This is a predicted structure of an 83-nucleotide RNA (c-di-GMP-I riboswitch aptamer) from Emergencia timonensis.
It matches the Rfam family "c-di-GMP-I riboswitch aptamer". Rfam describes the family as follows. GEMM was predicted in a large-scale screen for bacterial structured RNA regulatory elements.
The coordinates come from a structure-prediction model, not an experiment, and the mean pLDDT is 80.
The RNAcentral record of the sequence draws on Rfam.
NCBI's taxonomy places the organism under Bacteria, Bacillati, Clostridia, Anaerovoracaceae, Emergencia.
């Protein structure tokens, strides 16, 4: 330099209830807690998917994202045994 999760080390994150906050929702954000996770680390205008729909649009209806999810796929970057 390259490959690396089968098995270790060293560590890392924190589901779901609950409480308090922000938001129309949808979903967050901090506490508590740990269901898990080899990337549960980072990216939402690289990419599919998924969910909301107040305000706008639109016939006042169906419904549309600019909002929202990375612990749904993914894209990218990375730790160690060991080779």
């Nucleotide at each position: 330099a390259a490959a690396g999760a089968a098995u270790a080390u060293u560590a890392g994150c924190a589901a779901a209830c609950c409480u308090g906050g922000g938001g129309a929702a949808a979903c967050u954000c901090a506490g508590c807690g740990a269901c898990g996770c080899a990337a549960a680390g980072c990216u939402a205008u690289a990419g599919g998917g998924u969910c909301u729909a107040a305000a706008g649009c639109g016939a006042a209806a169906a419904g549309c994202a600019u909002g929202a999810c990375a612990g749904c796929c993914a894209g990218u970057u990375g730790c160690c045994a060991u080779u």